[in-house]
RNA sequence: GUGAGUGUAGCCAAGAGGCCUAAGGCGCUAGUUUGUGGCACUAGAGAUCGAGGGUUCGAAUCCCUUCACUCACCCCA
Numbered sequence: 001g002u003g004a005g006u007g008u009a010g011c012c013a014a015g016a017g018g019c020c021u022a023a024g025g026c027g028c029u030a031g032u033u034u035g036u037g038g039c040a041c042u043a044g045a046g047a048u049c050g051a052g053g054g055u056u057c058g059a060a061u062c063c064c065u066u067c068a069c070u071c072a073c074c075c076c077a
Stems, first nucleotide, its partner, number of pairs: 001073007010026003018057001028044005050066005
């Protein structure tokens, strides 16, 4: 450089146009239980979905640009 893939909360991760003001798990906070802790249970906080723009009545979801990471290939050494 070419092609492909991934990006959603501290971590993992579902959702692939409209019941999304975004599921779930780990972790975190508070409480119940316990002599303390763990386990278990209950409640809660934490996301403008990598960034910018576009399409649409409506975008995490479709399109364009861009950034980061991963893989394969090419070039040079």